[in-house]
Context: one part of a larger RNA
Formats: sequence, structure tokens, C1' cells
RNA sequence: CGUUCGAUUCUUGAAGGGAUUCAUCUACAGUACGAGAGGACCUAGAUGAGGAAACCUCUGGUGUGCCAGUUGUGCUGUCAAGUGCAUCGCUGGGUAGCUACCGUUUCUAUAAGAUAACUGUUGAAAGCAUCUCAAACAGGAAACUGACCCUAAGAUAAGGAAUCGUUUUCCCGAGCAAUCGGGAAGGAAGAUCGCCGGGAGACUACCGGCCAAUACUUUGCAAGUGGAAGACCCGUAAGGGUUUGAGCUAAGCAAUGGAAUGAUCGAAGAAAUUU
Repeated sequence: CGUUCGAUUCUUGAAGGGAUUCAUCUACAGUACGAGAGGACCUAGAUGAGGAAACCUCUGGUGUGCCAGUUGUGCUGUCAAGUGCAUCGCUGGGUAGCUACCGUUUCUAUAAGAUAACUGUUGAAAGCAUCUCAAACAGGAAACUGACCCUAAGAUAAGGAAUCGUUUUCCCGAGCAAUCGGGAAGGAAGAUCGCCGGGAGACUACCGGCCAAUACUUUGCAAGUGGAAGACCCGUAAGGGUUUGAGCUAAGCAAUGGAAUGAUCGAAGAAAUUU
């Protein structure tokens, strides 16, 4: 820009893409078959390998904005208590998030159609025979179509459904008038920019919010660490005990309070119906 008024949401599916793999075991059955040795088709069921996708309840990993321990050194005048640097100094754990055949779940299923080689029925040309580059009819494969998953109406034949919005004001011209033709203004639904943010993200896009539960504050909870500081008691001291499942705590859950100025774009100004 188009899709023939402007929009919001939900869809149909022309077309395109993906996937569509394999093994073992059980029953049928030690049956059919075979002198024996051996040993099925078909059908039904189970498990797994390979491949794919999603997710974080569990098991783990990570977790440089959490907690604790600890070494050296500097600083806060000193003790105590802290803090800087040393790979996050090192070590032990760890929330959210992210993540693993190192975890969990699901799929890889299966009708059908038309066929290939091939197997047939009926059957002439050619009194026989013949599956038929004769008419007619039937079967037959992981390949094809369809079935399953994803994208998808610029599919210009531009699809469908629901819902929302517009009949205003002024000027010029014509007309007796109703009204008609032309021009301008304003700006509905909605959208964009801007602003606050995000489990979205290179940017853009996407999603939420801008007077409401979006960021953030506070409180509570969950969860992590593992017993704070100070005081008191015991010990010559290192240290131990009580107060005390203490103190501290990120991204989690809930409640509470509470920011996010504003600007711009944007429609037939119809048709039809009723009074």
C1' cells in the first nucleotide's frame, strides 16, 4: 500500500514444512512342517534401543546480589565487632531462574484411498488356450495421497464469525423549500509515540501496566544457612554454656501501601429499516 467505512478478538485451511526407525521377549506353540535335527506364518500382548518435543514435582548441576566456617594482610585509635584485597581468596551448603538419558512426562499410533513389481477372476480376437499395450472385475509395499504435529488469507479468488464506533459543526454554490453538490474543522472505537516494567528480548518485536495489583515499599509465609551481636555463667587460657532453631537472608508466594507528566494519529459523515 492492497484486501472497497474504521477497528478489536477468535477462526477456516489453499499451500508449505516436520515426523513417519528398529530390536527383544511372552502367548498362539515345541503347534503346522519335517525321518530327525530343527522349527514357523498369521494374530494378540509386553519391554526396550534410536530419534523428537515439553517441563523443573522428584534426583542432581549451576546459582560472582544468600548463609556459615577459615588463612594472610591492610584499614575502622585499641579489645571486641566489622570491612577491603588475595581466582567469588579458599572451603561447606544453597532460594528463584536456567539446566541433564544425570531428572520427569509425552510422541514415534493407525483407519482409509489409489497403486508398483507380482498374484488372480471372467474372457474373446484366434470354436482351443490366454491376468487384458482387448472390453470388464479383484488383490497387492516402510514409497504416493490421506491420517498426526507446526506455519499459514499478499490464498490479489486477499475467506469466515462475534463484538465495538461514526449520521456533528461551519463555509461556498444551486434551489421557493425539503434538500443536493463541493470544501474545511473537530476526532469515536481503536492505535502509535512517550513513561513504569517483564518468566519477552542483541536491536526490533512480543506481553503486562500508566488510577490500577505493573515495578517498588512494608508485613507475613515458604525456603536457605545453622545457633548472630550484646549480656551473664564456667574455665588460668584456647574455649564452652544460657539467653536462642537464634540471627541474617536474592530472584519465590500472599496481603498491604503506592509511582508511571503527557502528545499524536484515527471513520461512509453513508445505505437500509421502524416510528